[in-house]
């Protein structure tokens, strides 16, 4: 933006617009007719007049007026419509015709003279259902012929003169042949003339007729130029290109024929194949484009399809005709009719596009003198929000703000001044009532003027008045009336992008334009409340531009993102060095024509505005033409050498080709010597060998490569070239500067050349080795590894024609800083001098880098920098380098190369993580080195599973599983079963009633709660209302271990106490980021030191705190006792001390601080000295950014959601404690490093008042009696035990072991049956040291031995958490195994390797290729057949004009039919093309969880 269309809504108006599909099919009416002033006639009114007749009325003659069928003019080729066809001179532009037409119209010249013969209508008559057709007969004409005249007209001859782009054109005079007409119509009149009231042949006018010239219009021909796509179309073409002659046309031509010649077109894209009317112009874009060609306009084409032609100025003719075809309609069957793609309507078709209106009032047509007629052109109206534009749907006031709804943190917010109410207006629609303009013409009439005429007829031309015309319409407008009264919707509200909540919903059911939403708190589904965009419209959808510099002329690109052709040689083509003079195509500049109106801009004016319209200016070409300038390109000339090439000397090289030739080696063969192994691998086997391998000597065959020199090296255009000789040749570099004189780049097509594997033939054939076989390896293992081996590698001589043919970087020229090293060659310097070595140049070749480029990486005089030129190639992934066609090949295959389909990506650099069976340093009880252990037994616990009415829940690799449990018989208790309550077991607030209560006792039922009943007791406050308290009843609310730890606080584990995470400014890069924090050193440590474009700082590491180890000072009970003193069996028992231990406080002490050596002299580090202590002394408290959506809604808290006489609550009984099983932590223990007796020794940390409990008596024992002391450095638990000394067992399932079972007690608890610890007796199980695997510890540790506490009425404690006693071994090392730090590397990974990610199968869907073949289109050949029609022939049949004839009749001409040329559609034949379909059949794409492996990263 739109000719739009769907979906919801829809007051009014103007203006415009409205079949994009089926150029399908069409009922119905209407759209082209006029003219009587051409002609005859018929009807009709009407006059006059004559005859019959009284009359009506009939009939002649004659006048006016009306109507018309026919004839006969002009029109019907214009106006309207569609866009099928058409890629052409169809259109645009411009220019030509010296090669043409042009009715009506205008303008000037000149004519109109004489004759004739016929036809329709019309009548009689036949056919025919119709349409119509036919015979005689009558007739008129601006119909039709003849004939006279005629010219500046046409033809021919010749002059002259002027012109010119070729055939030539034009003027002039003459000359010869030739060609016309309607003197009709229509009014006047009487001037002449003729009869003569007037009317005519006459005159007037005015309208027509013939010929001629010229204008104008309009048209036909011809050019250059300009606009689609395809080269998977590359060759096309017989009237084809040309002549020559004829025909034919208005013309001009191969337009068409006949004969000659053999041309023409084409890559600048010819023929072909798709598609489309063009253009003004419209959309849109900044502009250049880029898309379209609706409506207006201007050309073109077509009127069912195909063909034809006649008429006519024009037509090959939408509402003409013929004929063929397809449809469709009448029909009596015999024949006939038809043609909406004019205006309305119909049916179809389609997502979709109107009324069978009204009118000629105005604009334009036709036809007429006119009046006028006719006009679906046109004016108007309707119909459709299709589009643009206006306007309304009210205006003001009106509450800290009503109901409603909605939210909500319960306080309050939204809606919203929005309503309600008050008050005002008054546009639109509605009622009434005025009511326009669009109307001038034209005609009449009546005046004035002029002008032809003899004319005061009459016509014509102006002009004034008067009359008369309106479909829209009683419309616009304008005024009254009435009353807020009839008039709002749509779409969005995640981001982009303006606008958010609530409730549903729960990967549903739905959004969706990209990105994405939706799996229970969705601003993104759905509704709601809010709002935000627009507005009689808003959304969707379709298609165009445009953002797209995403095709790039303006304005892109190719080393790695798509993209340099594998390389050369060149024809076309493009470019293309300095001087000069000429020209002037381009190129600039002027001027003149031309670019239609409309659009667009700008300015002005009209409808109230606007939209629309109207008037004026601009603007608009790759136009064409005159003029002029020449610098620059360019053309032609004439010169030049810097480009390029030649020559002359030198010079390097695996440049190439061919011939011959050498030595090592391998392998084979012969012998020799000689014996068991050889070979091969990770490690083996197959293989080879006692028939003699393998080693070794000799000796011989073959066939392929060419060690070392060898390079980062040389050549070549690439492919590519390596022993040496020779011979044949190609390029290069360098010195001289003799020569030529622009001879030059680069190159689409083309031609060549091309590695390595492929093929053909013929040879060769040591070694090597696809393919094959055998061994191995593995889950397999058609591989990696072995052992064999064929093709091939090799020669010739032909093919293929590819590559990661890579510098993934066309060629060429020029400019634009350097450094270093290598090769080749010239000068120069040093040197007697070769090499060397220095200094320079030239041409190669590497590296490293200014500036510049670059997206970075990188590139960088060898460019990826500037720049110029030419040529190749790109325009998102997959499909697919495939398919289909073409062309090349022996084949295998190459070279051109699509599409449906699908996907939001695919890529490239570079960054920061994470990973790695990548490197590099470095750490830890990580391995290792060592010591006990666990896995097996029993048992004790805790998980899974399984069962159960219920085993309540939670935790889940490390990091869940002696874990929440630091204590389940009731309780706990969250579970079950039964029984009971409903404002509730708890809490706050209200009403009402009622009470004294509360409380405690007592009975009944019951298992209890729980109900019903009695008693006793009767408090406090008071303002005397009542209040605190209880009860009841009823409201609010309580309550819930119900759900969500994936909505959350808080609190925890984990990586990890690991050494590491960041900030701020600086600085670098577009960025992401990077630096710092990376490097060298060191450390437990990002510890610290040095160093650095970084400097600093945070959170962490240390250290600050707590225990502990030494030491000192205070202070000294209840603790200690060294000296005094007293006292006992004996004992800090006393008195006393303030030394000592200990206690509890404060303080010292260690800092790598000295010393020596390492080391950068640093930081450190190693050794030493002192010291209780040594380099963090030993432990512990402390957990950095963050990381597991780790853990806990059941500690607690709390967002949402759920339940509310129960998911709340009370009880009372069960469950949590089940038990075939498994698995985790743990006791005991299997024995003599022990068991057991007896004896006899040292701890320390705790704890004890409903508690610890001595002594003492009882009991074998638990225990139990007792009850001193003790809120505890005082008393008690309390004894430690391992040990020590002593004694028994002697190797045994035991005097190891103690499960289990029995049996008797004890304790605590309402209560020990499920389900409790302990005692004694008595039983004595499994078990003799534990597979595969696994676990803890590096010093007071493991190991071992006991003693405390928490929680607790007891207890299932073998556990946690604490304490001390006795007290080890071992670490060589960092290769491995786990975990982690740091650099570094690759990367297709990023919920980051438990990642990514490929093929085959196997399912579902979807679009293609192939194919027997089937259908279907198209456009062309051949060939047959030929309608209509035109042209030719003929014309015995017919025919009025003109001839000849008295005439019959002849002739001239013309017809018909007939024959023939061409001819449409038809038949038919063989091909080609394009589509559709096709059993089967190929791949291919898509598709949450298939199956098999594991390519690749």
């Nucleotide at each position: 933006a739109u000719g739009a269309a769907c979906g919801c809504u829809g007051g009014c108006g103007g203006c415009g617009u409205g079949c994009c599909u089926a150029a399908c099919a069409c009922a119905u009416g209407c759209a082209a007719g006029u003219c009587g002033u051409g002609c005859g006639g018929a009807c009709c009114u009407u006059g006059g007049u004559g005859g019959g007749g009284c009359a009506a009325c009939c009939u002649g003659c004659u006048g006016a007026g009306g109507u018309u069928a026919g004839c006969g003019g002009c029109g019907a080729a214009c106006g309207g419509g569609u866009g099928a066809g058409u890629a052409a001179c169809a259109c645009g532009u411009g220019a030509g015709c010296a090669a043409c037409c042009u009715a009506c119209c205008c303008a000037g010249g000149g004519g109109a003279g004489u004759g004739g013969g016929a036809u329709a209508a019309c009548u009689c008559g036949g056919g025919g259902a119709a349409a119509c057709c036919u015979g005689a007969g009558c007739u008129a004409a601006u119909a039709c012929c003849g004939c006279a005249u005629a010219a500046u007209g046409c033809a021919g001859c010749g002059g002259u003169c002027c012109c010119a782009c070729a055939u030539g054109g034009g003027g002039c005079a003459g000359u010869u042949g030739u060609u016309a007409a309607a003197g009709g119509g229509a009014g006047g009149c009487c001037u002449c003339u003729g009869c003569u009231u007037g009317c005519a042949a006459g005159c007037c006018u005015c309208c027509g007729c013939c010929u001629u010239u010229g204008g104008a219009u309009g048209g036909g021909c011809u050019c250059g130029c300009g606009g689609c796509c395809u080269a998977u179309c590359a060759g096309c073409u017989u009237g084809u290109u040309g002549g020559u002659g004829a025909g034919g046309u208005a013309a001009c031509g191969g337009c068409u024929c006949a004969c000659c010649a053999a041309g023409g077109c084409u890559g600048g894209g010819a023929c072909g194949g798709g598609u489309a009317g063009c253009u003004g112009g419209c959309g849109u874009g900044a502009g250049a484009g880029c898309g379209c060609g609706a409506c207006c306009a201007g050309c073109c084409a077509c009127a069912c399809c195909g063909g034809c032609a006649c008429u006519g100025a024009g037509a090959c003719a939408c509402g003409g005709g013929c004929c063929g075809g397809a449809c469709u309609c009448c029909u009596a069957c015999g024949g006939g009719a038809g043609g909406c793609a004019g205006c309305a309507g119909u049916g179809g078709g389609g997502a979709a596009u109107c009324u069978u209106g009204c009118g000629c009032a105005a604009u334009g047509g036709a036809c007429g003198a006119a009046a006028g007629u006719c006009u679906g052109a046109c004016g108007c109206a309707g119909c459709g929000a299709c589009g643009c534009c206006g306007u309304g749907u009210g205006c003001g006031g009106g509450a800290g703000g009503a109901c409603g709804c909605c939210c909500c943190u319960c306080g309050g917010g939204g809606u919203g001044u929005a309503a309600a109410c008050c008050g005002c207006u008054g546009u639109c629609a509605g009622g009434g009532g005025g009511g326009a303009a669009g109307a001038a013409a034209g005609u009449a009439c009546g005046g004035a003027g002029g002008u032809c005429g003899a004319a005061u007829a009459g016509g014509c031309c102006u002009u004034c008045g008067u009359a008369u015309u309106g479909a829209c319409g009683g419309u616009a407008c304008c005024c009254c009336c009435a009353g807020a009264g009839g008039a709002a919707g749509c779409u969005c509200c995640g981001g982009c992008u303006a606008a958010c909540u609530c409730c549903g919903u729960g990967c549903c059911a739905g959004c969706a334009g990209c990105c994405g939403c939706g799996g229970u708190a969705a601003u993104a589904c759905g509704g709601a409340g809010g709002g935000a965009g627009c507005g009689a419209g808003c959304g969707u959808u379709g298609u165009c531009c445009g953002g797209a510099a995403u095709c790039a002329c303006u304005g892109g690109g190719c080393g790695u993102a798509a993209a340099g052709g594998g390389c050369g040689c060149g024809c076309a083509g493009g470019c293309g060095g300095c001087c000069g003079a000429g020209g002037a195509a381009g190129u600039c500049c002027u001027c003149u024509g031309u670019g239609a109106a409309a659009u667009u801009c700008u300015g002005g004016g009209g409808c109230u505005c606007a939209a629309c319209u109207c008037c004026a200016g601009a603007g608009g070409g790759u136009c064409a033409g005159g003029g002029g300038a020449a610098a620059c390109u360019c053309c032609a000339c004439g010169g030049c050498u810097a480009g390029a090439g030649a020559c002359a000397g030198g010079u390097a090289g695996a440049g190439g080709c061919g011939a011959g030739u050498g030595g090592a080696a391998u392998u084979c063969c012969c012998g020799g010597u000689g014996u068991a192994g050889c070979g091969g691998u990770g490690g083996a086997a197959u293989g080879c060998g006692u028939a003699g391998a393998g080693a070794u000597c000799g000796g011989g065959a073959a066939g392929a490569a060419c060690a070392c020199c060898g390079g980062u090296g040389g050549c070549g255009a690439a492919g590519g070239c390596g022993g040496c000789u020779c011979g044949c040749u190609g390029g290069g570099c360098c010195u001289g500067u003799u020569c030529u004189g622009a001879c030059g780049c680069u190159c689409a097509g083309g031609c060549g050349c091309g590695a390595a594997a492929g093929c053909g033939u013929g040879g060769g054939g040591a070694g090597c080795a696809a393919a094959c076989a055998g061994g191995a390896u593995u889950a397999g293992a058609u591989a990696c590894c072995c052992u064999g081996g064929u093709a091939g590698u090799c020669c010739a001589c032909g093919c293929c024609g590819u590559a990661a043919a890579c510098g993934a970087u066309g060629g060429g020229c020029a400019c634009u800083a350097g450094g270093u090293g290598c090769c080749g060659g010239g000068g120069g310097g040093c040197g007697u001098g070769a090499u060397a070595c220095c200094c320079u140049u030239c041409g190669g070749u590497g590296c490293c880098g200014a500036a510049g480029c670059u997206a970075a990486c990188g590139c960088g005089u060898u460019a990826a920098g500037u720049g110029c030129c030419c040529c190749g190639c790109c325009u998102g992934g997959g499909g697919a380098g495939u398919a289909c066609g073409g062309c090349c090949g022996c084949a295998a295959g190459g070279c051109u190369g699509a599409a449906a389909c699908u996907c939001a990506a695919a890529g490239g650099a570079a960054u920061u993580g994470a990973c790695g069976g990548g490197g590099g340093c470095c750490c830890g009880c990580a391995c290792a080195a060592g010591c006990g252990g666990u896995g097996g037994a029993g048992c004790a616990u805790g998980u899974g599973g399984u069962u159960c009415a219920a085993u309540u829940c939670g935790a889940a690799g490390c990091a869940a599983c002696g874990c929440g449990a630091a204590g389940a018989a009731c309780c706990u208790u969250a579970c079950c079963u039964g029984g009971g309550c409903u404002u509730g077991a708890c809490a706050u607030g209200c009403a009402c009633g009622g009470g004294a209560a509360a409380c405690u006792c007592c009975c009944u039922g019951g298992a209890a709660a729980c109900a019903g009943g009695g008693a006793g007791c009767c408090u406090c406050c008071u303002u005397c209302g009542g209040g605190a308290c209880c009860c009841g009843u009823g409201c609010a609310c309580a309550g819930g271990u119900g759900c969500u730890g994936c909505a959350u606080g808080g609190c925890u584990g984990u990586c990890g106490u690991c050494a590491g995470c960041u900030c701020g400014u600086g600085u670098c890069g577009u960025g992401a980021g990077a630096u710092g924090u990376u490097g060298g050193g060191u450390u437990a440590a990002g510890u610290c030191c040095c160093g650095c474009a970084a400097c600093g700082a945070g959170c962490g590491c240390a250290a600050c705190c707590c225990c502990u180890g030494c030491c000192c000072g205070u202070a000294g009970u209840u603790g200690c006792c060294a000296g005094c003193g007293g006292g006992u069996a004996a004992a800090g028992c006393c008195g006393g001390g303030g030394a000592c231990u200990c206690u509890a406080c404060g303080g010292g002490g260690a800092c790598u601080g000295c010393c020596g050596g390492u080391g950068a002299u640093a930081a450190a580090c190693c050794g030493g000295a002192g010291g209780a202590a040594g380099g963090u002394g030993g432990g512990g408290a402390c957990g950095a950014c963050g990381u597991c959506a780790a853990g806990u809604c059941a500690u607690c808290a709390u967002g949402g959601c759920c339940c509310u006489u129960a998911u709340g609550u009370c009880c009372a009984g069960g469950g949590c404690g089940a038990c075939a099983c498994a698995c985790g932590u743990g006791c005991u223990a299997c024995a003599a490093u022990g068991g057991c007796c007896g004896a006899u020794a040292c701890a320390g940390u705790g704890c004890g008042c409903u508690c610890c409990g001595a002594a003492c008596c009882c009991g074998c024992g638990a225990g139990g009696g007792g009850g001193a002391g003790g809120g505890a450095a005082u008393c008690g638990c309390a004894a430690a035990a391992a040990g020590u000394c002593g004694g028994u067992c002697u190797a045994a399932g035991u005097u190891c072991g103690g499960a289990u079972c029995g049996g008797a007690g004890u304790c605590u608890g309402c209560a020990a049956c499920u389900c409790g610890a302990c005692u004694c007796c008595g039983u004595g199980a499994a078990g003799g040291c534990g597979g595969a695997a696994u676990c803890g510890c590096u010093a007071g540790u493991a190991a071992u031995c006991g003693c405390g506490c928490a929680u607790c009425a007891g207890c299932c404690a073998c556990g946690g958490c604490g304490c001390g006693g006795u007290g080890a071994a071992u670490a060589c090392g960092u290769u491995c195994c786990c975990g982690g730090g740091c650099c570094u590397u690759g990367u297709a990974c990023a919920c980051a390797c438990c990642g990514c990610c490929c093929g085959u199968c196997a399912c579902g869907c979807c679009a293609u290729g192939g194919a027997a073949g089937c259908c279907g289109g198209a456009g062309g050949g051949g060939c047959c057949c030929g309608a209509a029609g035109c042209c030719g022939g003929u014309g015995a049949c017919c025919c009025a004009a003109c001839c000849c004839g008295c005439a019959a009749g002849g002739g001239a001409g013309g017809g018909a039919g007939c024959c023939g040329u061409c001819g449409a559609a038809g038949g038919u034949c063989a091909a080609u093309c394009c589509g559709g379909u096709g059993a089967c059949u190929g791949g291919g794409g898509c598709g949450a969880a298939g199956u098999c492996g594991u390519a690749a990263c």
Record summary:
A computed fold for a 1497-nucleotide RNA from an uncultured bacterium, annotated as small-subunit ribosomal RNA. The coordinates come from a structure-prediction model, not an experiment, and the mean pLDDT is 87. The sequence is in RNAcentral, with records from ENA, Greengenes and SILVA.